The prediction has a mean pLDDT of 83.
A computed fold for a 72-nucleotide RNA from a Patescibacteria group bacterium, annotated as transfer RNA.
It matches the Rfam family "tRNA". Rfam's curators write: Transfer RNA (tRNA) molecules are approximately 80 nucleotides in length. Rfam classes the family as a transfer RNA.

RNA sequence: GCGUGCGUAGCUCAGUGGCAGAGCGGUUGUCUUAUACACAACUGGUCGGGGGUUCGAUCCCCUCCGCACGCA
Numbered sequence: 001g002c003g004u005g006c007g008u009a010g011c012u013c014a015g016u017g018g019c020a021g022a023g024c025g026g027u028u029g030u031c032u033u034a035u036a037c038a039c040a041a042c043u044g045g046u047c048g049g050g051g052g053u054u055c056g057a058u059c060c061c062c063u064c065c066g067c068a069c070g071c072a
Base pairs, nucleotide, nucleotide: 001071002070003069004068005067006066007065010024011023012022013021018055025043026042027041028040029039030038048064049063050062051061052060
């Protein structure tokens, strides 16, 4: 340099056009002499940046950035 894949919550990942979710985590409460466990509630996001298509984009297209792999 070329090609492919990935980028979504603090972490691991779903979601592939129609109100952004789960598990773990964090906070508070119940329980306990206390901690832990368990249970309940709450807390969570400019969906990597920009532009385009569309009535509508996390999703489709272009470009840039970062990461991984392959080729040279």